[in-house]
Context: one part of a larger RNA
Molecule: large-subunit ribosomal RNA, domain III
Organism: Bacillota bacterium
RNA sequence: GAGUAAGCGAAAAAAGAGGUGAGAAUCCUCUUCGCCGAAAACCUAAGGUUUCCUGGGGAAGGCUCGUCCGCCCAGGGUAAGCCGGGACCUAAGCCGAGGCCGAAAGGCGUAGGCGAAGGACAAUCGGUUGAGAAUCCGAUGCCACCUAAAGACCGCUUGAGGAAGGGGUGACACAGGAGGGUAGGCCAAGCGCACCGUUGGUUGAGUGCGUCCAAGCCAGUAGGGAGCAAGACAGGCAAAUCCGUCUUGCAAAAUCCCGAGAGGUGACGGGGAGCGAAACAAAGUAGCGAAGUGGCUGACCCCAAACUGUCAAGAAAAGCCUCUAACGAGGAAUUUAGGUGCCCGUACCGUAAACCGACACAGGUAGGUGGGGAGAGAAUCCUAAGGCGCGC
Numbered sequence: 001g002a003g004u005a006a007g008c009g010a011a012a013a014a015a016g017a018g019g020u021g022a023g024a025a026u027c028c029u030c031u032u033c034g035c036c037g038a039a040a041a042c043c044u045a046a047g048g049u050u051u052c053c054u055g056g057g058g059a060a061g062g063c064u065c066g067u068c069c070g071c072c073c074a075g076g077g078u079a080a081g082c083c084g085g086g087a088c089c090u091a092a093g094c095c096g097a098g099g100c101c102g103a104a105a106g107g108c109g110u111a112g113g114c115g116a117a118g119g120a121c122a123a124u125c126g127g128u129u130g131a132g133a134a135u136c137c138g139a140u141g142c143c144a145c146c147u148a149a150a151g152a153c154c155g156c157u158u159g160a161g162g163a164a165g166g167g168g169u170g171a172c173a174c175a176g177g178a179g180g181g182u183a184g185g186c187c188a189a190g191c192g193c194a195c196c197g198u199u200g201g202u203u204g205a206g207u208g209c210g211u212c213c214a215a216g217c218c219a220g221u222a223g224g225g226a227g228c229a230a231g232a233c234a235g236g237c238a239a240a241u242c243c244g245u246c247u248u249g250c251a252a253a254a255u256c257c258c259g260a261g262a263g264g265u266g267a268c269g270g271g272g273a274g275c276g277a278a279a280c281a282a283a284g285u286a287g288c289g290a291a292g293u294g295g296c297u298g299a300c301c302c303c304a305a306a307c308u309g310u311c312a313a314g315a316a317a318a319g320c321c322u323c324u325a326a327c328g329a330g331g332a333a334u335u336u337a338g339g340u341g342c343c344c345g346u347a348c349c350g351u352a353a354a355c356c357g358a359c360a361c362a363g364g365u366a367g368g369u370g371g372g373g374a375g376a377g378a379a380u381c382c383u384a385a386g387g388c389g390c391g392c
Stems, first nucleotide, its partner, number of pairs: 014032006033389004041369003047349002051347001052076006061069002081142002083345004088119002093114003099108003123140005143341008153331002161327001165323005173310004179303003184297005190211006196204001212270002216265003223258004227250007235243002274288002311314001355364002371383004
């Protein structure tokens, strides 16, 4: 040169009033305006690891400011038999007693084990805090095991039961469309509550708001699936009444299995628009609490591992059911009462200022919910709930 050039990180947008304060465009409250709304809302996985809440603070961090903060200081906060994981199972893969190989280190691998977003497995609704909730509280349930009692029925050598063994099931691809439902939504001259302030403006077929509820239990529907019985047998590494194979009889139905939803109950309960105190410091708080019907629409969710089609022919084990072996004299549906129920996670962010990008970075980040009007639609525009106006 010069307080000059340039920057202050999406062009969604602010304005006014009040409050606090030494100080306010920037913090708090209210009103109006604007933006998102298949998201810029909500839940959750990973990851982060206290960032959550309360009180206080303002040096530094915050691209300005700051009384404010994901900053600093202090205190507080995460409660589980039934949510996720473990005390269950196995997959790829990994480890690997013995073993085989290798100068050594070590490599491979049997038995065996580890290993999950796969399999199996018992809870729902409501309330509550400044911050936790299927965890606390209330109500209603469910699972496993233990103890005691009752117990139909079966068995007691003509053998009930009984496994780390046998068998079945578990058990699976892709594509396609149809049916029955439910969630959700919409409408109402139905129902309930509130309101109608003289205004251009109506007591009206007026306006606004609301018109709900789970698991479990009872029962077994729409629908889907399986033939049943007797006899025989060198198969299923032993055995078998189980499975398999064969023969005969009966039958096209009966029987059995699976099975959403609706209905009843749960519920003399909860929630509920709205009404609404007292008051010391503590208010839309405590408390009270109406209606709850009918019609239309309708899922990518449930029945469903269904059905139909196709060829590239689509995990395993536990669990469950059954069969017997050793053993064996009791077994046992069910009911009642009492009891037990361990360890870890649980705050908060989570399309983001809290994760990955050196940053409070226009980038990236799996899954679920995702209302209304118009529309084929999750496009697009507007909007609800909710959240924001992007820190000059």